[in-house]
RNA sequence: ACGCCCGUAGCUCAAUUGGCAGAGCGACGGAUUCCAAAUCCGUAGGUUGGGGGUUCGAUUCCCUCCGGGCGUG
Numbered sequence: 001a002c003g004c005c006c007g008u009a010g011c012u013c014a015a016u017u018g019g020c021a022g023a024g025c026g027a028c029g030g031a032u033u034c035c036a037a038a039u040c041c042g043u044a045g046g047u048u049g050g051g052g053g054u055u056c057g058a059u060u061c062c063c064u065c066c067g068g069g070c071g072u073g
Stems, first nucleotide, its partner, number of pairs: 001072007010025004019056001027043005049065005
């Protein structure tokens, strides 16, 4: 330099013929306990990497940039 893949909650990842953004772990509160752990219930947490475009509507499609990984030379 070129090709391919990835970027979504604090972490690991879902969500695709475009149609309400979710789970597990973690955090916080509660139940339980003599206290804790474990278990159970609940709550909060997101500019879906940035910008632009298409569309009634974009995590999803297109362009560009940024970051990461793999490969080729």